[in-house]
RNA sequence: GCUGCUAUGGCUCAGUUGGUAGAGCACAUCCUUGGUAAGGAUGAGGUCACCGGUCCGAAUCCGGUUAGCAGCU
Numbered sequence: 001g002c003u004g005c006u007a008u009g010g011c012u013c014a015g016u017u018g019g020u021a022g023a024g025c026a027c028a029u030c031c032u033u034g035g036u037a038a039g040g041a042u043g044a045g046g047u048c049a050c051c052g053g054u055c056c057g058a059a060u061c062c063g064g065u066u067a068g069c070a071g072c073u
Base pairs, nucleotide, nucleotide: 001072002071003070004069005068006067007066010025011024012023013022019056027043028042029041030040031039049065050064051063052062053061
């Protein structure tokens, strides 16, 4: 230098043909207990890496950029 993959809540990851962003763990409150742990209920937490384009509508499609990983030279 070239090619491919990845980027979504604090962490690990889903997200189907473009149509209101989800799960597990963690966290907060409450229930249960003599008290913890375990269990149960409820809740908070997201500019979907960044910039632009297409579209009535973009995490999703298109172009570019950044970062990480892998391969080739």